Glycine riboswitch aptamer, 80 nucleotides, folded computationally.
RNA sequence: CUGACCGAUUCGAGAGAGACUGCGCAGACGCAGCGCCGAAGGGGCCAAAAACUCUCAGGCAAAAGUAUCGGAUCGUGACG
Numbered sequence: 001c002u003g004a005c006c007g008a009u010u011c012g013a014g015a016g017a018g019a020c021u022g023c024g025c026a027g028a029c030g031c032a033g034c035g036c037c038g039a040a041g042g043g044g045c046c047a048a049a050a051a052c053u054c055u056c057a058g059g060c061a062a063a064a065g066u067a068u069c070g071g072a073u074c075g076u077g078a079c080g
Base pairs, nucleotide, nucleotide: 001080006075007074008073009072010071011070012069013068018034020033021032022031023030024029035060036059037058041056042054043053044052
């Protein structure tokens, strides 16, 4: 000098499942009941993991958010 891996921030893309029933309420929402989803997280399986599996949490109009993918920036500085 180069800038692997990793982390953070930011931008873009980003699904699934009852605007269910009753009560309160203008509605969202809250409580209860039943029915569902898996792509924050968490648990389990596994040699180790997982986008598998469970659904504790979360979610089931819109909005927001989400794993994941791509770009940019910053930090670190592997190989050369």